RNA sequence: ACCUUAUCACGAGUGACGGAGGGAUGGGCCCGAUGAAGUCACGGCAACCGGCCUUUAUAGCAAGGUGCCAAAUCCCGCAGCGGGCACACCUCCGACAGGAGAACGCUGACAGAUAAGGA
Repeated sequence: ACCUUAUCACGAGUGACGGAGGGAUGGGCCCGAUGAAGUCACGGCAACCGGCCUUUAUAGCAAGGUGCCAAAUCCCGCAGCGGGCACACCUCCGACAGGAGAACGCUGACAGAUAAGGA
């Protein structure tokens, strides 16, 4: 690096060093010299694994192994449904009839992160 499964709107930051980037990716929107990334120390959050318990439950206890501590995985991206849209009005297509359109909502997929397992 790859495969499988589960979860992802909850939660939790200070200091020192450092010195301009960071939020995976494209777009957006944010964070950042009142100090980004990174490293270290301390603090905290959290029950995936492992442990304990028994009332057998998708329960309880507990931070040992991981993980995490701006914003929903920060939002969107692809597809479907709704909506716009009973009529009328706006824009576009159309001679008419009629059709389409963004915002917005829901669902799913993709991608990503983490855990556990596999090869």

This is a predicted structure of a 119-nucleotide RNA (SAM riboswitch aptamer (S box leader)). It was read from a public genome assembly, where an Rfam model found it. Its Rfam family is "SAM riboswitch aptamer (S box leader)". Its family is annotated with regulation of gene expression in the Gene Ontology.